Bacterial RNase P class A from Granulosicoccus sp. 3-233, 383 nucleotides, folded computationally. The gene name in the source record is rnpB. The source organism's lineage runs through Bacteria, Pseudomonadati, Gammaproteobacteria, Granulosicoccaceae and Granulosicoccus.

């Protein structure tokens, strides 16, 4: 100098003017009560003015987990869905921390859905002879068996002999049957690897070493590890983010949850008044029903209030812990809207400013994004 890894921090600053919104104070007004009045007291009332607070690290995605609220609920089982190495943290988690196994990287480091394939079912393109009770395409072999053809100094038989004959014997060639998973070739994968022995050729067929598995010992809370010991020739391929099996967890809906106050108008219930009028029933009367006025009660709508931001809160320090985190002391209050505010303009400075806007609240994860710092790793160059 270059390339990277991990962790932490910041999120344009200052000033002026004009707005928006919450809170507090509040002249004055208004209403109510008391009072003859002056005035006093009060208000879910209005309000000049003043003071003061006003988006984020992700407010986002709504993917997990909880608080809170309402509904449901004796208990158990089934279904459905999530999760799945071990230990710990936490209100809780599919999150976090530490560790183990496996994988990637030269390295700092990073990734990991990491129970079961010997309960059962299913699936697997191309290539290849063969892909699931493994398989003979090329190659290797011809020991066993069968057939054919040569050969022979062996054997037997015939012959006086030369010689001839053969279900014999020995050896050879070819073919068939067969043996072989060492070698070639195919594939992501062909049922441990290397060597020696062995064999007709081969093969854990035998042996040595390596690997693998089981049991025991040792270390560790555990996952697991093991330069320890013994045993087993090695054994039933892959896929469970396919069904499935095993273990474990989970009631549902969400602040438009939900609680309270409560008009006008129109319904509902009750009481009193009037017992008189009208309408209906009926030939008529009584009676019954509807209808009237006043008051009360109750539900709901508009509207309003609460829920709403003091909370698993934040900061500093101390202690314990490898750490996530816990405990204690001190300090601190930091948006709360409901057509929904947090803005605009100007000046000035700098390194010229990315992604982006709260809506009940927290803890995580994921995604978007500008810059700064620290530690560490690798490469190159110089001294």
């Nucleotide at each position: 100098g270059g390339a990277g890894u991990u962790g932490g921090c910041c999120a344009g600053g200052u000033c002026a003017u004009c707005g928006c919104u919450g809170u507090c104070a509040g002249a004055c007004g208004u209403c109510u009560g008391c009072g003859c009045a002056a005035g006093c007291a009060g208000g879910u009332c209005g309000g000049a003015u003043g003071a003061u607070g006003g988006a984020g690290g992700a407010a986002a995605g709504u993917c997990c987990g909880g608080g809170c609220u309402c509904c449901a609920c004796a208990g158990g089982a089934c279904a459905a869905g999530g999760c799945g190495c071990c230990a710990g943290g936490u209100a809780a988690u599919c999150c976090c921390u530490g560790g183990g196994g496996g994988g990637c990287g030269u390295g700092a480091g990073c990734c990991u859905a990491c129970g079961g394939a010997a309960a059962g079912u299913g699936c697997a393109g191309c290539a290849g002879a063969g892909a699931g009770c493994a398989a003979a395409c090329c190659g290797c072999c011809u020991a066993a068996g069968u057939a054919a053809c040569g050969a022979g100094a062996c054997u037997g038989c015939c012959g006086c002999a030369a010689g001839g004959c053969a279900u014999g014997c020995u050896g050879g060639u070819u073919a068939c049957c067969g043996g072989u998973a060492a070698g070639g070739g195919u594939g992501a994968a062909a049922g441990g690897g290397u060597g020696c022995g062995g064999u007709a050729a081969g093969a854990g067929c035998g042996c040595a070493c390596c690997g693998c598995g089981u049991c025991g010992g040792u270390g560790g809370c555990a996952a697991c590890a093991u330069u320890c010991g013994a045993c087993g020739g090695c054994a039933u391929g892959g896929u469970a983010a396919a069904c499935c099996c095993c273990g474990u967890c989970u009631g549902g809906a969400g602040c438009a949850a939900g609680a309270c106050c409560a008009a006008a108008u129109a319904g509902g219930g009750g009481a009193a008044c009037g017992u008189u009028g009208g309408c209906g029933u009926g030939g008529u009367c009584c009676g019954c029903g509807c209808u009237g006025u006043u008051c009360c009660c109750g539900g709901g709508u508009a509207g309003g209030u609460c829920g709403c931001u003091u909370g698993a809160g934040c900061g500093u320090c101390a202690u314990g812990g490898u750490g996530a985190c816990a405990u204690g002391a001190c300090g601190u209050c930091u948006a709360g809207a409901u057509g929904a505010a947090u803005g605009a303009u100007g000046a000035u400075c700098c390194u010229c400013g990315a992604c982006a806007g709260a809506a009940c609240c927290c803890g995580g994860c994921u995604u978007a994004u500008g810059g700064c710092c620290a530690a560490c790793u690798c490469c190159u160059u110089u001294u």
The coordinates come from a structure-prediction model, not an experiment, and the mean pLDDT is 76. Of the family's consensus pairs, 95% are formed in the model.